[in-house]
RNA sequence: UACUGAUAAAGGCAAACUAGCGGAAACGCUGGGGCGCAAAGCUUCCAAUCCUGUAAAUGCAGGAUAGUGGGGCUGCCAAA
Numbered sequence: 001u002a003c004u005g006a007u008a009a010a011g012g013c014a015a016a017c018u019a020g021c022g023g024a025a026a027c028g029c030u031g032g033g034g035c036g037c038a039a040a041g042c043u044u045c046c047a048a049u050c051c052u053g054u055a056a057a058u059g060c061a062g063g064a065u066a067g068u069g070g071g072g073c074u075g076c077c078a079a080a
Base pairs, nucleotide, nucleotide: 004078005077012037013036017032018031019030020029021028022027035067041073042072043071045070046069047068048065049064050063051062052061053060054059
């Protein structure tokens, strides 16, 4: 230094399920929980999936997922 990533150290995040709340829905927030994660930090730019409306075009409009893949921005540690 890194495009690498350890039975290391210090910390971090938090799936299913669950209680409460919000939403028409996808789903979100807070608490419990802990499957996992070296970007599981941020960002809908591209693709994908999901919801709603439209209604026939494999479309259009709005929304959701960043823990589906890629891109962009940022970042802790450092054994081999």

A computed fold for an 80-nucleotide RNA, annotated as c-di-GMP-I riboswitch aptamer. Rfam family: c-di-GMP-I riboswitch aptamer. Rfam links the family to the GO term cyclic-di-GMP binding. From the family's description: GEMM was predicted in a large-scale screen for bacterial structured RNA regulatory elements. It was read from a public genome assembly, where an Rfam model found it.